[in-house]
RNA sequence: CGAGCCGACCGGACGGCCGCGGCGCGAUCACUCGAUCGCGGCGAGGAAAGUCCGGGCUCCACAGGGCAGGGUGGUUGCCAACAGCAACCCGGGGUGACCCGCGGGACAGUGCCACAGAAAGCAGACCGCCGGUGCGUGAGCGCCGGUAAGGGUGAAACGGUGGUGUAAGAGACCACCAGCGCGCCGGGUGACCGGAGCGGCUAGGUAAACCCCACCCGGAGCAAGAUCAAGAAGGACCGGCUUGCCGGUUCGCGUAGGCGUUCGAGGGCGGCCCGCCCGAGCCUGCGGGUAGAUCGCACGAGCCUGUCGGUGACGGCAGGCCUAGAUGGAUGGCCGUCGCCCGGUGCGCAAGCGCCGGGUACAGAACCCGGCUUACAGGUCGACUCGUCCG
Numbered sequence: 001c002g003a004g005c006c007g008a009c010c011g012g013a014c015g016g017c018c019g020c021g022g023c024g025c026g027a028u029c030a031c032u033c034g035a036u037c038g039c040g041g042c043g044a045g046g047a048a049a050g051u052c053c054g055g056g057c058u059c060c061a062c063a064g065g066g067c068a069g070g071g072u073g074g075u076u077g078c079c080a081a082c083a084g085c086a087a088c089c090c091g092g093g094g095u096g097a098c099c100c101g102c103g104g105g106a107c108a109g110u111g112c113c114a115c116a117g118a119a120a121g122c123a124g125a126c127c128g129c130c131g132g133u134g135c136g137u138g139a140g141c142g143c144c145g146g147u148a149a150g151g152g153u154g155a156a157a158c159g160g161u162g163g164u165g166u167a168a169g170a171g172a173c174c175a176c177c178a179g180c181g182c183g184c185c186g187g188g189u190g191a192c193c194g195g196a197g198c199g200g201c202u203a204g205g206u207a208a209a210c211c212c213c214a215c216c217c218g219g220a221g222c223a224a225g226a227u228c229a230a231g232a233a234g235g236a237c238c239g240g241c242u243u244g245c246c247g248g249u250u251c252g253c254g255u256a257g258g259c260g261u262u263c264g265a266g267g268g269c270g271g272c273c274c275g276c277c278c279g280a281g282c283c284u285g286c287g288g289g290u291a292g293a294u295c296g297c298a299c300g301a302g303c304c305u306g307u308c309g310g311u312g313a314c315g316g317c318a319g320g321c322c323u324a325g326a327u328g329g330a331u332g333g334c335c336g337u338c339g340c341c342c343g344g345u346g347c348g349c350a351a352g353c354g355c356c357g358g359g360u361a362c363a364g365a366a367c368c369c370g371g372c373u374u375a376c377a378g379g380u381c382g383a384c385u386c387g388u389c390c391g
Base pairs, nucleotide, nucleotide: 001387002386003385004384006382007381008380009379010378012338013337014336015335016334017333018332020043021042023040024039025038026037027036028035029034045362049373050372052371053370054369055368056367057221058220059219060218069217070216071215072214073213074088075087076086077085078084089103090101091100092099093098104212105211109210110209111206112205113204126151127150128147129146130145131144132143133142134141135140159177160176161175162174163173164172178202180199181198182197184195185194186193187192225295226294227293228292235286237285239283240282241281242280251260252259253258266278267277268276269275302321303320304319305318306317307316308315309314339360340359341358342357343356344355345354346353347352
């Protein structure tokens, strides 16, 4: 210098004018809530997004345990927790930095394996090879049997190479290699790694198919939930007063809420039956509760700096800081100057400088946090790898 790989970070600045939402102070008006104006200070993000996981918080349910259902899945750690993160293991890719893995179990059982192919799972004779036999002058053809070495199909055909053996062959037997299982020795907290030995010689894939194993999980969500509480609303809730008399809470359907019938048919006591009480109007009181208002709601697993421990995720300690809070939902718009990037063009050996034009993203809080995923104009910094050249 070129190519690459990983991580961290920024994501416009200044000024003027007009606006918006909270908070504090002041003035004016209303003097009960409050309204208007002025001043000061504050006012989106790295993802505020998707709402995919996990937790805090709130209400409901809940003795304990089990079933059903759902989730997670190499190991050891971190964390409030997680499907997150770190380090490592195993497998795969890359010359390498590094990247990828939905990474328990397929000798517990069941299912499935398209097309092609003779045969796809307690294998399988299509061609070929070999033996016997019949026919034919002959080339050859037919029948019976053996054979998985060779050909062919396939993603996959029941170990590979060489030899012995045989009619031809075959782990039938032998050597080496690969793989599987079993216990042993050594290393590691562990996943696992290394070594020597024995065994029968050979075992296919699929669990994001059912299933098995281990561990975890109660439900709903800030429109959660709590407080105050308007009205000629509603309450056969208490008390008082008023009142022509009497009777009446049936019957049908339904588990019930309720519906129908009816002038009326509901409620209190109690889980139900029986029983008892209450029915209209007015007033006082009481309780519930809608609209509305307030709280929840901004001090928190908080942020920044330093230091210590740890390979790291992370944790401890010390100091400092307070940082949006709307509820039809504020955080905006215009202008100017500058910055950054791209294209064109002029000057210059070059670095660069000037002019013209264009671009300046994705997006936007709504109870709060930790993650993951996705979107993003443009830019900065750091560690590392490979190649070429120079010293």
Annotation:
The RNA shown here (Bacterial RNase P class A) has 391 nucleotides and comes from Jatrophihabitans sp. The RNAcentral record of the sequence draws on ENA. Its Rfam family is "Bacterial RNase P class A". Gene Ontology terms of the family: dimeric ribonuclease P complex, tRNA processing and ribonuclease P activity. It is recorded under the gene name rnpB. The coordinates come from a structure-prediction model, not an experiment, and the mean pLDDT is 75.